[in-house]
Molecule: SAM riboswitch aptamer (S box leader)
Organism: Cerasibacillus quisquiliarum
């Protein structure tokens, strides 16, 4: 890389370098010379898997705390992207076609595990 699963509406920012793009990808929204993105340093959050307490306990759970791997600190994975339903528009009527909103999928991110 790739296959499997969980989970994606909560949380959590200061300085230093550096200097134009940046928010996977497309559209559309946004952030950015009042300095983004990135990288570095402190600090942070508590999401996954260990391990620790404390309640319970047959187990299961629930809570603390942030110790080990990770992870993450603008915007619901920012917003949609395929497909179904449901309501209004559009039309003569049926299709279709917009629009919203609901649920499922894909895409992607993260853990765990596996090849």
């Nucleotide at each position: 890389u790739u296959c499997u699963u969980a989970u994606c509406a909560a949380g959590a920012g200061a300085g230093a370098u550096u200097g134009a793009g940046g928010g996977a990808c497309a559209g559309g929204c946004c952030c950015g010379a009042u300095g983004a993105c990135a990288u570095c340093u402190c600090g942070g959050c508590a999401g996954c898997a260990g391990a620790u307490u404390c309640u319970a306990u047959u187990u299961a759970a629930g809570a603390a705390a942030a110790c080990u791997g990770u992870g993450c600190c603008a915007a619901u994975u920012c917003c949609u992207g395929c497909a179904a339903a449901u309501a209004c528009g559009u039309u003569c009527c049926g299709u279709u076609c917009g629009u919203a909103u609901u649920u499922g999928a894909a895409a992607g991110a993260u853990g765990a595990g596996a090849a």